[in-house]
Context: one part of a larger RNA
Molecule: large-subunit ribosomal RNA, domain VI
Organism: Candidatus Bathyarchaeia archaeon
C1' cells in the first nucleotide's frame, strides 16, 4: 500500500518447513518350527548400546585475559600496596561449551509389487471386466515448529471514534426585517439549511525520548519509565580463593659497649581479607519533563 474507520489482544489453520531417526547387540519367543541326524529360525515382546539429529548446562569434565592465592625479575626510597613480563605455578562463580545431561515415540488412512474374495464374458475355471478384501523403512494426516497478504485478504474479544469549534467563499432554497415607491415589485441587510476551502478542540493506540536485557553486527524485539525496583550505589545472602596490612606473645640462631638489638619462622586477633556478571532487600542517583503523529 492493500484487507472498506482506526486501533489492541488471543485464536483458527489454507499452506509451508522438519534427521519424521538409522544401525547393532542380547534376553525371551525356542533348543521349539523344520531336520533322519548334525544342526537351526522367524512374527511378536522386552533390555542395553553406537551413529546422526535437536534441546540444555542439575551432575562430571574444558574454559574462565572478572577473580583470589603462592613464586621469579625489574621498577615506584623502604614497608605497605601496586606498574610491566597473559611472567611462571595452584585454583575457580557465572557465562559459553562437549568428553556431560535430555528428547528422538505412537497411531492412523490410502496405495506399489504382491496375496486373495465373490464373479461373468466363456453353463467350467479365472483375484478383475462391475464389485469387495489385505499389503511396504515409501505416500498422506495427528502427535514438533512458522503461518491472516490465506485476494474467497478469517473468527472472537476489548478500546477509541462515527464529532465540536472558529474563519472565508459559493449555490440554490427558507421564513424574516429596513429603505423606496399607491401598488405590482425593485434595492440591500443579517439568520437558518445545503456546499466548498483553511485552520484548531478531542482523541483509543501508535512513535520518538529516556533506564535497560530473556534480544542483539545495524535496524528489529522484549521488558522498565516515580501509580517505579529498569540499570548504578548501598546493604545482606550465596559463592571464588584459603586466613589479609597493621599490631601482640613466641622463636632456632646471629651481633653486642652486656644496656640491648636483629631475627627465617610459629602462635593469636582470623572460617579472616579481597573479589563477585548470581539472588534478594533498599527510592541514595539516574529513568526528569515533556513532544510528534494519529481513524473521525
Nucleotide at each position: 500500500u492493500g484487507c472498506u474507520a482506526g486501533c489492541c489482544g488471543c485464536c483458527u489453520g489454507a499452506g509451508g518447513g522438519g534427521a519424521a531417526g538409522u544401525c547393532g547387540u542380547c534376553c525371551u519367543c525356542a533348543g521349539u518350527a523344520c531336520g533322519a541326524a548334525a544342526g537351526g529360525a522367524a512374527c511378536g515382546g522386552g533390555g542395553c548400546g553406537a551413529c546422526g539429529c535437536a534441546g540444555c548446562c542439575u551432575c562430571u569434565g574444558g574454559u574462565g585475559u572478572a577473580c583470589c592465592a603462592g613464586c621469579u625479575g625489574u621498577c615506584u626510597g623502604g614497608c605497605a600496596a601496586g606498574g610491566c613480563a597473559a611472567g611462571c605455578u595452584g585454583g575457580g562463580c557465572a557465562g559459553c561449551c562437549a568428553c556431560g545431561c535430555u528428547g528422538u515415540u505412537g497411531a492412523g488412512g490410502a496405495u506399489a509389487a504382491g496375496g486373495g474374495c465373490u464373479g461373468a464374458a466363456g453353463g467350467c475355471a479365472u483375484c478383475u471386466a462391475a464389485g469387495c478384501u489385505c499389503g511396504a523403512a515409501g505416500c498422506c494426516u495427528c502427535u514438533c515448529c512458522c503461518g491472516a497478504a490465506a485476494a474467497u485478504a478469517g473468527g472472537c474479544a476489548g478500546c477509541u471514534a462515527a464529532u465540536c469549534c472558529c474563519a472565508g467563499g459559493g449555490u440554490g432554497g427558507a421564513g424574516g426585517c429596513u429603505u423606496g415607491g399607491c401598488g405590482a415589485c425593485a434595492a440591500g441587510c443579517a439568520u437558518c439549511c445545503u456546499u466548498c476551502u483553511g485552520g484548531g478542540a478531542c482523541g483509543a493506540g501508535g512513535g520518538c525520548c529516556g533506564g535497560a536485557g530473556u534480544a542483539g553486527a545495524a535496524g528489529a524485539c522484549u521488558c522498565c519509565g516515580u501509580u517505579g525496583a529498569u540499570g548504578g550505589a548501598g546493604u545482606g545472602g550465596a559463592g571464588g580463593c584459603g586466613u589479609a596490612c597493621g599490631c601482640c606473645g613466641g622463636a632456632a640462631g646471629g651481633c653486642u659497649u652486656c644496656g640491648g638489638c636483629c631475627g627465617a619462622c610459629c602462635g593469636g586477633u582470623u572460617c579472616a581479607a579481597c573479589c563477585u556478571g548470581c539472588c534478594a532487600c533498599c527510592c541514595c542517583c539516574a529513568a526528569u519533563c515533556g513532544c510528534c503523529u494519529a481513524a473521525g